[in-house]
Molecule: Bacterial large signal recognition particle RNA
Organism: Solirubrobacteraceae bacterium
RNA sequence: CCGUGCUAGGCGGGGAGUCAGCGGUGCCCUGUCGCUCGUAAUCCGCUAUAGCGAGGCCGAAUCCCCUCUCGAGGGGUGCGGCCUUCGGGGUCAGCCCGCGUGUGGUGGUGCUGAUGGCCCGGGUCCCGCGCGGUGUCGGCCCGUGAAUCAGGUCAGAUCCGGAAGGAAGCAGCCUUAAGCGGUCACCGACAUGCGCAGCGGGAGUGCCCGAGCCGGAGCCAUGGCGUGCGCAAGCGCCCGGAGACUGCGCCUCGGAGGAGGGUGCACGG
Repeated sequence: CCGUGCUAGGCGGGGAGUCAGCGGUGCCCUGUCGCUCGUAAUCCGCUAUAGCGAGGCCGAAUCCCCUCUCGAGGGGUGCGGCCUUCGGGGUCAGCCCGCGUGUGGUGGUGCUGAUGGCCCGGGUCCCGCGCGGUGUCGGCCCGUGAAUCAGGUCAGAUCCGGAAGGAAGCAGCCUUAAGCGGUCACCGACAUGCGCAGCGGGAGUGCCCGAGCCGGAGCCAUGGCGUGCGCAAGCGCCCGGAGACUGCGCCUCGGAGGAGGGUGCACGG
């Protein structure tokens, strides 16, 4: 060095999670697809030789073991972006909202006279009165209403009388007082956070309305743009919390790939 037969070892690996820890089932990634059957998430098997049981194949190197490199992917953390949501703020003033102003539109109105000015009258304000409304009470009206102590009429019965006649008078009937109830059409009293195109007086020229005069072209509304002031916490803005996605940095584990090194036994030639 060659051949034959064996053995160690191998027949995917990794991440997160779970666990005291290791491995597996389950989830995710990778990909030289790389044995079979059974087993297992309120889980299964084990204990540093850390899945177990049964069977099969390769087998000393492309294949097994170690180191380095590269790096798919996973995890942690810091800073940032964007979105959602919750709580707070009112300093910022962008939107919204209110008021004003400039500009150019639109629609009305105006020489049958606008805005404005002057005079007068009225209202709005105050006081008093009046009328009305409303409410309460009372009257009027209606009904009811007295065993006796109300009235009338008083059968019967009673009393007086010789009689004619008379007296008092229960029940019944009629009426009525107080009281009770109703009606509220009418009348009156009182009240009135009510109304008046009723009256009188006052105050006053702020506002409104009307008439007259002067004068001679504007006035009103609306939305657009610009601008000033204000308001508010609906949005923006600011502060804080939570979550999803995402970018960058750091730490950590790390598949596949690449490079280097290492690892037997027996027999025969």